[in-house]
The RNA shown here (transfer RNA) has 73 nucleotides and comes from Graesiella sp. BTT-2025a.
Model confidence (mean pLDDT): 82 of 100.
The RNAcentral record of the sequence draws on ENA.
A source record names the gene trnA-UGC.
RNA sequence: GGGAGUUUAGCUCAGUUGGUAGAGCGCUUGUUUUGCACGCAAGAGGUCUUGAGUUCGAAUCUCAAAAUUUCCA
Numbered sequence: 001g002g003g004a005g006u007u008u009a010g011c012u013c014a015g016u017u018g019g020u021a022g023a024g025c026g027c028u029u030g031u032u033u034u035g036c037a038c039g040c041a042a043g044a045g046g047u048c049u050u051g052a053g054u055u056c057g058a059a060u061c062u063c064a065a066a067a068u069u070u071c072c073a
Stems, first nucleotide, its partner, number of pairs: 001072007010025004019056001027043005049065005
C1' cells in the first nucleotide's frame, strides 16, 4: 500500500429480507436467612462507533471517516 471481517446495555452476544431495541451474566431494591450465598419478584442502564444520503420511517440500504482483528505484498 491492497483485500476481507467486526463495532448494539458494565461484559459476552442476538436482532436475515426497513416498521416503537432484546437475552444471558453483572448491578440496584424487596423477599427469604441469625448472617452470607442460592432461589423468587421488581427495577435501573443503549441518541445501535461518527458524519452524510435514500425513505413516510434506518441498528438494518448507500457513501465517506474512525477504531479493531486478520490475509496478501